Molecule: RNase P RNA; transfer RNA
Organism: Sedimenticolaceae bacterium
RNA sequence: GGAGUCGGCCGGAUGGUCGCUGCCCCGUUUGGGGUGGAGGAAAGUCCGGGCUCCAUUGGACAGGGUGCCAGGUAACGCCUGGGGGGCGUGAGCCUACGGAAAGUGCCACAGAAAAUAUACCGCCAAACCCAUAGCUCUCCGGAGCAUGGGCGGUAAGGGUGAAAUGGUGUGGUAAGAGCGCACCGCGUUGCUGGUAACAGUGACGGCAGGGCAAACCCCACCCGGAGCAAGACCAAAUAGGGGGACGGGCGGUUGAUUCCGCCACGCGUGGUCCGCGCGGUCCCUGGGUAGGUUGCUUGAGAUGUGCGGCGACGCACAUCCCAGAUGAAUGACCAUCCUCGACAGAACCCGGCUUACAGGCCGGCUCCCUCU
RNA sequence: UCCCCGGUAGCUCAGUCGGUAGAGCGGGUGGCUGUUAACCACUAGGUCGGCAGUUCGAGCCUGUCCCGGGGAGCCA
Numbered sequence: 001g002g003a004g005u006c007g008g009c010c011g012g013a014u015g016g017u018c019g020c021u022g023c024c025c026c027g028u029u030u031g032g033g034g035u036g037g038a039g040g041a042a043a044g045u046c047c048g049g050g051c052u053c054c055a056u057u058g059g060a061c062a063g064g065g066u067g068c069c070a071g072g073u074a075a076c077g078c079c080u081g082g083g084g085g086g087c088g089u090g091a092g093c094c095u096a097c098g099g100a101a102a103g104u105g106c107c108a109c110a111g112a113a114a115a116u117a118u119a120c121c122g123c124c125a126a127a128c129c130c131a132u133a134g135c136u137c138u139c140c141g142g143a144g145c146a147u148g149g150g151c152g153g154u155a156a157g158g159g160u161g162a163a164a165u166g167g168u169g170u171g172g173u174a175a176g177a178g179c180g181c182a183c184c185g186c187g188u189u190g191c192u193g194g195u196a197a198c199a200g201u202g203a204c205g206g207c208a209g210g211g212c213a214a215a216c217c218c219c220a221c222c223c224g225g226a227g228c229a230a231g232a233c234c235a236a237a238u239a240g241g242g243g244g245a246c247g248g249g250c251g252g253u254u255g256a257u258u259c260c261g262c263c264a265c266g267c268g269u270g271g272u273c274c275g276c277g278c279g280g281u282c283c284c285u286g287g288g289u290a291g292g293u294u295g296c297u298u299g300a301g302a303u304g305u306g307c308g309g310c311g312a313c314g315c316a317c318a319u320c321c322c323a324g325a326u327g328a329a330u331g332a333c334c335a336u337c338c339u340c341g342a343c344a345g346a347a348c349c350c351g352g353c354u355u356a357c358a359g360g361c362c363g364g365c366u367c368c369c370u371c372u
Numbered sequence: 373u374c375c376c377c378g379g380u381a382g383c384u385c386a387g388u389c390g391g392u393a394g395a396g397c398g399g400g401u402g403g404c405u406g407u408u409a410a411c412c413a414c415u416a417g418g419u420c421g422g423c424a425g426u427u428c429g430a431g432c433c434u435g436u437c438c439c440g441g442g443g444a445g446c447c448a
Stems, first nucleotide, its partner, number of pairs: 001368010012337007020037007039343001043354002046352005051227004058274004063223005068082005083097001084095004098218002103216002105212003120158002122154003128150005134145004166184006185207001186205008231294004241285006248263005265279004287447002301320008338341001373444007382397004391428001399415005421437005
C1' cells in the first nucleotide's frame, strides 16, 4: 500500500421565530412562565415473560414446541463459553447436532440387486452333464485329450446410480473374498483428563441389518386459555319490553308444573372427558349507549464507579426521572456551516430474534506485496 | 389487538404419500367457407410470490420475508 474479517458507536449541527402536546406554577374567563416530548430498529408480530380476567389453573388424553454439553436469565426457540462436523491459506464463519438394532413407510429413472438380498458383463480349478467337421488310440461299438456350453464357485474388476454391504496394502487362492496379517476406520470394554459433551490411550472383536425422522414415530424436557377493545369504576340511556316454543327423568313434599335433592341439559372465550362453579332454556322481534376516569408508565429502569466471572451476566454504592396521546402531539419557516443527511413514527410494558437502512467514526485481528 | 385463507401459463383453477407441472378459456399457424363466426388439426407460452435450508431430488417439507383477501370483539 492492497485485500479481508470481527466487535462497538453515530445517524445532520448551532441559533432564531411561529405552532402542537403531557406535567408543574401564577392568574383563575380568555392567557403567561417553566419543564419533558420517538427509534436502533418505535417495524414484522416470529418466540419468551410481566400484568389482567377466566376456579385459587386442578387431573387425564389429545395437540404443540424444543433437541450435543455446561452456564446466564423472570423466561425463551435468545445469549455466552466449550465439544463434534463442515468451509476458508488465515483472522474467522456456518451448523434443527437425540434415536435408523422398537415398529411402520419411502428411496423416481437407471441398474443384476435399493435392503430377510442378489449376479448383467467379467474371472475361475476339480467333479458331473451335453456338443464337436480338432488331435491321438481303436477290437470300429467307442475311449482319452483339447475346445465350447451348462451346472457350479466368486464379488477383486467393469457397468448403473445421489447412495451398492468398511478402506489401502500385502499374503493367500483355481479365481477370489476379513480368508489371514499390518495400518486407518468401526463396535464393545477398561484406564486417564474434563463438571459434562467429548478427547487420548490399552485390551478384545473380523466387522455386526445403507440413506431419509425439516416422513409417521420413539425417548427426554417444556407448554392451561385469552388478551389493555384484558380488566376495574363512574355517569347517561332504555321498556331488565313484546310474542312464540319447550320446560325432560327419578324420589320426597304441597291445594298447586309449590318447593327441595339427584341425574340429564346449557353456560363459565381452549379440542375431548373428568372435576369445580353458576343457571329455567331457545327462537323471533324491539330498544339503548357508542361518554368520562383508571389500567398508563418508577421500570427484570438509565448513567457512572468499584468488585466477582474467560464471557453472557451478577452484586454493591452514588446520582437521575428520560413521551404517555385517544381523531390521536413530537412540526413548519429562516440564517450559518458541513461529509448535503438513509430506513423509518411510540399506542399496556419489557427481554430477544428477524427484516429495512445514505453515509461516517473507532478499535482488535488475519493474509499478500514493497521498503527499512 | 387477535385469528384465518390465498399467491401455479395472459385469465380462471387442478396438482394424491416429495420423483420430468396440467385442464378450460384466450393467443398463433393451417384447414373448412364466397367471407366471418362456429367447428377440426397442430402449436407456443411457467424460474410454481422472493430468499435460504432439509433431501440424491422440493409446487409439495422447514424457516424467514413480501403481496392480496376475509373474520372477531359494547350494554341488555